This is a predicted structure of a 1406-nucleotide RNA (small-subunit ribosomal RNA) from an uncultured prokaryote. The sequence is in RNAcentral, with records from ENA. Its mean pLDDT, the model's own confidence on a scale to 100, is 81.
RNA sequence: UGCAAGUCGAACGGGGUUAUUUUCGGAAAUCGGCUUCGGUGCCUUCGGGCGGUGAGUAAAGCGGCGCACGGGUGAGUAACACGUGGGUAAUCUACCCUUAGGUCUGGGAUAACUCGGGGAAACUCAAGCUAAUACCGGAUAAGACCACGAGUCGGAAGACUUGUGGCAAAAGUGGGGGACUUCUUCGGAGGGAGCCCGCGGCCCAUCAGCUUGUUGGUAGGGUAACGUCCUACCAAGGCUAAGACGGGUAGCUGGUCUGAGAGGAUGAUCAGCCACACUGGAACUGAGACACGGUCCAGACUCCUACGGGAGGCAGCAGUGGGGAAUAUUGCGCAAUGGGCGAAAGCCUGACGCAGCAACGCCGUGUGGGUGAUGAAGGUUCUCGGAUUGUAAAGCCCUGUCAGUGGGAAAGAUGGCGUUCUUCGUUAAUAGCGGAGGGACGGUUAACUCCGUGACAGCAGUUGCGGUAAUACGGAGGGUGCAAGCGUUAAUCGGAAUUACUGGGCGUAAAGCGCGCGUAGGCGGUGCAGUAAGUCCGGGGUGGAAUCCUGUGGCUCAACCACAGAAUUGCCUCGGAAACUGUUGCACUUGAGUCAGCGAGAGGAGGGCGGAAUUCCUGGUGUAGCAGUGAAAUGCGUAGAUAUCAGGAGGAAGGCCCGUGGCGAAGGCGGCCCUCUGGCGCUUGACUGACGCUGAGGCGCGAAAGCGUGGGGAGCAAACAGGAUUAGAUACCCUGGUAGUCCACGCCCUAAACGGUGUGCAUUAGGUGUUGGGUCCGCAAGGGUUCAGUGCCGUAGGGAAACCAUUAAAUGCACCGCCUGGGGAGUACGGUCGCAAGGUUAAAACUCAAAGGAAUUGACGGGGGCCCGCACAAGCGGUGGAGCAUGUGGUUUAAUUCGACAACACGCGAAGAACCUUACCUGGGCUUGACAUGCUGGUGGUAGGAACCCGAAAGGGUGACGACCCACCUUCGGGUGGGAGCUAGCACAGGUGCUGCAUGGCUGUCGUCAGCUCGUGCCGUGAGGUGUUGGGUUAAGUCCCGCAACGAGCGCAACCCCUAUCCUCUGUUGCCCAGCAAUGGGAUCUCUGAGGAAACUGCCGGCGAAGAGCUGGAGGAAGGUGGGGACGACGUCAAGUCAUCAUGGCCCUUAUGUCCAGGGCUACACACGUGGUACAAUGGCCGGUACAAAGGGCUGCAAUACCGCGAGGUGGAGCGAAUCCCUAAAAGCCGUCUCAGUUGGGAUCGGAGUCAGCAACUCGACUCCGUGAACGUGGAAUCGCUAGUAAUCGUGGAUCAGCUACGCCACGGUGAAUACGUUCCCGGGCCUUGUACACACCGCCCGUCACACCACGGGAGUUGAUUGUACCUGAAGCCGGUGGGCCAACCUUCGGGAGGCAGCCGCUUA
Repeated sequence: UGCAAGUCGAACGGGGUUAUUUUCGGAAAUCGGCUUCGGUGCCUUCGGGCGGUGAGUAAAGCGGCGCACGGGUGAGUAACACGUGGGUAAUCUACCCUUAGGUCUGGGAUAACUCGGGGAAACUCAAGCUAAUACCGGAUAAGACCACGAGUCGGAAGACUUGUGGCAAAAGUGGGGGACUUCUUCGGAGGGAGCCCGCGGCCCAUCAGCUUGUUGGUAGGGUAACGUCCUACCAAGGCUAAGACGGGUAGCUGGUCUGAGAGGAUGAUCAGCCACACUGGAACUGAGACACGGUCCAGACUCCUACGGGAGGCAGCAGUGGGGAAUAUUGCGCAAUGGGCGAAAGCCUGACGCAGCAACGCCGUGUGGGUGAUGAAGGUUCUCGGAUUGUAAAGCCCUGUCAGUGGGAAAGAUGGCGUUCUUCGUUAAUAGCGGAGGGACGGUUAACUCCGUGACAGCAGUUGCGGUAAUACGGAGGGUGCAAGCGUUAAUCGGAAUUACUGGGCGUAAAGCGCGCGUAGGCGGUGCAGUAAGUCCGGGGUGGAAUCCUGUGGCUCAACCACAGAAUUGCCUCGGAAACUGUUGCACUUGAGUCAGCGAGAGGAGGGCGGAAUUCCUGGUGUAGCAGUGAAAUGCGUAGAUAUCAGGAGGAAGGCCCGUGGCGAAGGCGGCCCUCUGGCGCUUGACUGACGCUGAGGCGCGAAAGCGUGGGGAGCAAACAGGAUUAGAUACCCUGGUAGUCCACGCCCUAAACGGUGUGCAUUAGGUGUUGGGUCCGCAAGGGUUCAGUGCCGUAGGGAAACCAUUAAAUGCACCGCCUGGGGAGUACGGUCGCAAGGUUAAAACUCAAAGGAAUUGACGGGGGCCCGCACAAGCGGUGGAGCAUGUGGUUUAAUUCGACAACACGCGAAGAACCUUACCUGGGCUUGACAUGCUGGUGGUAGGAACCCGAAAGGGUGACGACCCACCUUCGGGUGGGAGCUAGCACAGGUGCUGCAUGGCUGUCGUCAGCUCGUGCCGUGAGGUGUUGGGUUAAGUCCCGCAACGAGCGCAACCCCUAUCCUCUGUUGCCCAGCAAUGGGAUCUCUGAGGAAACUGCCGGCGAAGAGCUGGAGGAAGGUGGGGACGACGUCAAGUCAUCAUGGCCCUUAUGUCCAGGGCUACACACGUGGUACAAUGGCCGGUACAAAGGGCUGCAAUACCGCGAGGUGGAGCGAAUCCCUAAAAGCCGUCUCAGUUGGGAUCGGAGUCAGCAACUCGACUCCGUGAACGUGGAAUCGCUAGUAAUCGUGGAUCAGCUACGCCACGGUGAAUACGUUCCCGGGCCUUGUACACACCGCCCGUCACACCACGGGAGUUGAUUGUACCUGAAGCCGGUGGGCCAACCUUCGGGAGGCAGCCGCUUA
């Protein structure tokens, strides 16, 4: 902005317009007739005009019906609003039907209209005219209604019959008839409406009391009708724990979703009911409304305005704005279904039917079918062979749904209306032209690879992925599940037995009130009888339709639709049954109780009495300490303490007895006596006759601490003070000390108030203590049995387990209380109690993904038990101090290459960095490369290569000379091909570049510690246990015994090597003998190196339960593993090594590869580790002189000899070595020095040399001469060693040209001390215990503070919303009063009256 409610001219008056007719009758006609095809009243300028009449039609009016339906929405409503079943004897109902009678006669108005006025408009005022099915009076009145009366029925205020009196009607239209409509009235049907009642369905008790028209009555008013609906009066009631009142939320239902069901959630579409219509209030009209598209008033908002005043209500259909994560067209049609009006045609109908938009849902269908291997290309992957995509594609053959084009035919429609047939016209709008995607692929959960990324980017429902090899991120390939959809988000139910009615729990996981008495309530013993509320059975009514379910049918199927059935688990009602529950009555004794006898007791209250001890006071004796502690100090004491004796005061508490003993409901109760008093047990009889159990609220009791008032106060003792301890010590310890502790009275009301176990009753193996009774046996001791308590063990059973188990946590019943993840929090707010402290009741926001129980295996403990180790202790010698060497850190540097970091890095890799090594730095070179393999070319002046040039070298350049092998051919000159070499190129080489947290291998360490496991069986729900623990023993899980275990494996031990004794054999170079020697002889001994023997707790005594074994002894070279070595279980440390080697991945490729020269790894303020040398006399120095072992030697070891002070040199006998050499062993023994920075100590520096080496400057070792530093035995701390060991003394070797070696690995000489012992430190093993630890105590974890952010609470106050109470003002309207103003109908005596209206007032009120 448009449309959504009009319609009727057959109720009425009037107006306009158009068309037509007008011959007669008639008022008139289209009616009828006549005439015969001509019909015209008047006027006419003949064009026509005027008049009359009828029909159709538009706008408005009066009148009727409708507008109370249909359509929308869910704001309000917790209510008789809804659902269901009833009631209405307390009611109404237009249109429809039927019956009966009637519709007679009058009257006065009024709109429209005309005219005038006001106003911008909306609209309005005055005057005048007119009609009706509009309005009013009168007549008539069967039945109905009202009043009074009578009768019958009914439980009933009522129904029916009847008498008298009273009351109320009207209207026509259509030409007439008939028909139609309307009006009055009785009755009816049907649907609708009103009212009432039973039952049912939300949350909060941090809403517990609410109510004055409230509850009832009488009378009246009002209504269609009942009713406190309203009014007056009377009474004082009514509702409530079965939840009143209040607050919050919400339309209710059939149904829908889910669920096995019971339930839970929900109330879109469709259907029923209710409520609402801008917000609030109100009535009018009407059958029906307090009315969505009506009225009035108030308010907010929007619009118009001439500023005076007006207009409006989409929660109708479209549409717009706004809001929002989000929701459509300002479409077509009344053809169908239905509705309103009309006699009808018909009109109206955004109801409805269709169309449009949206995959929003459900259903159906397509995107092709067959064939097709070279397994094409491409993609992906790859172990490079292949695999996969994949018959998939292409190709060939075929089909043609859907869509498209052309043509044909409908259905809806057995329709509506009309009728006289024919013909013609009309019959809406709206569509499209080729076809698969999206999700996920770590598990849950079907589906796996590659690349990229590198805790970044990102993913994520949950668990969790991502820190360089990500099936988890992103991309790709592949496969997987769905499919015109697929996913996400939000929501509901399920799974969830996780609110448990079906169907859970409460000792320790959340959960038993601190305990009792008792109200309501719940539950309740035995027998009989009655009843029939519950219960059960049968019948009737209802349980709307649709939906769901079943069957059948209709659209080709399905969705969808139709029909039938079932179901609707409910409510009402009639009849029946009587077991059980209820109820009524009668009875019973076993539950419960009463009486009598006996008994035990720290049960309670009050009063009195007594002793021990502490403290204080007085006096005596007496002297220097007492007290206190881990140790001290504060404190007390010469003013006389402590100690001790005597006397006195005062308060509190009750030793022994005393006991898992007793009593009590619990809290709790302990000297003795008295008074008062509660409960309990046992026994036997009598009595009452279910009187019982539990117990929401309620009431009472209730440790300690605390509070109030008044006493009391010895000891003890918060606070407080002082002393200690300590980093601090507002603590633990000590010295003091006040409240308090005690008494009386009154409060508080909480505890781990615990058996962490509510009360009562019943049932279900035992054994063994103990307390109080009874009874039996016995002389007694004691025993049997029984009741009531109180403990322990234990079967069945229970329990998650540990455990409980007649005193249940077993099995059942009854009732109460309580729980529903952790934190927030037993907190806040509110209520309530309290003097206060505080108690009680008791949340939410927010936050976490756990919190928790019981048990298991480990690990750990300033837990326990047992045991071992140079672990401590007992000893000996060192380190830490000095200077030097060496390694490391740090620093420096062009580089100081790299690795190793507690133990388990630091004289480590390195058994040897001047160059090399070498990986680092600087500079100079090379690029298929220094090195390997293959391929393709080229190459006899080729490969090689003297010599020369540049250069530090590498490298580059020139280049005399100058080849080799094989096969074939040959004209014997040679040619061809191939190989090697060289060269060009391609594949590739190369990397000490990264990752030891991708790895193999190797190694360290716990630790040579005694452990680590398996099979079968058994135990446990399970993790797991047992075995492997226990008693002994051992170096040992070594062995023995025992045992639900029996066996076995890897470890231990042994087997192997060296060494100690003996024997046999061997016999040179070794050994012995002879000899000056060459040499000869010998085989006893030493020795060499082969084989044997020997040691096994074998023997004896003792110990041990027998045993294992231990101890002592004999014999023996050796004795209990003889000594030493090799040998290292399961595993731990992401231990170490990518730089020994190997290797995945990544990275470099004229360089991160490779070659060369020089430098560096050797730096030097400093710090640390490991060593060697010392500080001296157990020594230094000089000289002389003894005794080893084990090694090495040809690029080697080198003798005798000579030279040199010496390092060394010359020279070279001997020896490839039991033969020769290195080779002197040194400590030892003799002498000297005499306590000093020395004759200790040798650093540093100067000079001169030697050696190997291409080369000692950076940067070698050694020798000689000179120089002669620190250092006088080392702080805290710390290391090694238990016997041929420590200590000390030399010797050799590897590497190696040489050496930084004082290192490392070996060898022998001399050769001790000490071990009481296991308390402590460290490490380890076994058993046990606690645990909140399990990357395992280097764990876990608490609080404050700082900063930032989030949420919630409090907060002087302030603002808004809702609500209560009191008061003020008060619109419209209904009702009532009044009505002095006004008024047509009726009456009138014409004056007026009856009656009505405006106005005003009152009540009520937004």